Background
c-di-AMP riboswitch aptamer (ydaO/yuaA leader) from an uncultured delta proteobacterium, 130 nucleotides, folded computationally. The sequence was found by an Rfam model in a public genome assembly. The prediction has a mean pLDDT of 78.
RNA sequence: UAAUGGCAAUCGUCUAAUCCUGUGUAGGCAGGAGCGGGGGACCCGAUUUUUGGGGCGUAUCACUUUUGUGUAGGGCACCUUUUCGGCCCGAGCCCGUCAGCUAACCUCGUAGACAACGAAAAGGGAGGGA
Repeated sequence: UAAUGGCAAUCGUCUAAUCCUGUGUAGGCAGGAGCGGGGGACCCGAUUUUUGGGGCGUAUCACUUUUGUGUAGGGCACCUUUUCGGCCCGAGCCCGUCAGCUAACCUCGUAGACAACGAAAAGGGAGGGA
């Protein structure tokens, strides 16, 4: 100096993905609230349907012998805004010929992955200590 592992600390991060109740020894099962998605009238819009079409998501597009270089866009530690410097992602999956918007209504999800941030200013909260 680097890697790996452990411990401690931290107002932890992305995301809709959190909390509660009942039952059961537990795994689990069932339900509710909150949050999020899809389908679905009039009106309006659109009439371009194999060049198929569509949905979730920030994750789109261009170039390229390269699977690389950029890029729309998104994220980085209590919250909001501003300024400076820097960093990271820019994937993947699904429906199955079919879906514009859309009140009522119907229906689905509530997982997973992590440590990519510092400084200054203004304002606002939480917690701890004395």

Description
Its Rfam family is "c-di-AMP riboswitch aptamer (ydaO/yuaA leader)". From the family's description: This family represents a conserved RNA structure found upstream of the ydaO and yuaA genes in Bacillus subtilis and related genes in other bacteria.